A computed fold for a 72-nucleotide RNA from a bacterium, annotated as transfer RNA. Model confidence (mean pLDDT): 83 of 100.
[in-house]
RNA sequence: GGGCAGCUAGCUCAACGGUAGAGCAUCGCGUUUACAUCGCGAGGGUUACAGGUUCGAAUCCUGUGCUGCCCA
Numbered sequence: 001g002g003g004c005a006g007c008u009a010g011c012u013c014a015a016c017g018g019u020a021g022a023g024c025a026u027c028g029c030g031u032u033u034a035c036a037u038c039g040c041g042a043g044g045g046u047u048a049c050a051g052g053u054u055c056g057a058a059u060c061c062u063g064u065g066c067u068g069c070c071c072a
Stems, first nucleotide, its partner, number of pairs: 001071007010024004018055001026042005048064005
């Protein structure tokens, strides 16, 4: 220098172009003498960044950044 993959909640990951979700974690309530477990609920998001297409973009297109792998 060229190519490929990835970037979404605190962590690990989902998500046909049509309300952004799950598990774990955190907090509250119930259960317990108490703790743990279990049950119910709640909070938490600039979908890496900037543009473009579209009625509508995490998703499609372009560029940039970061991480990993391959080639030279």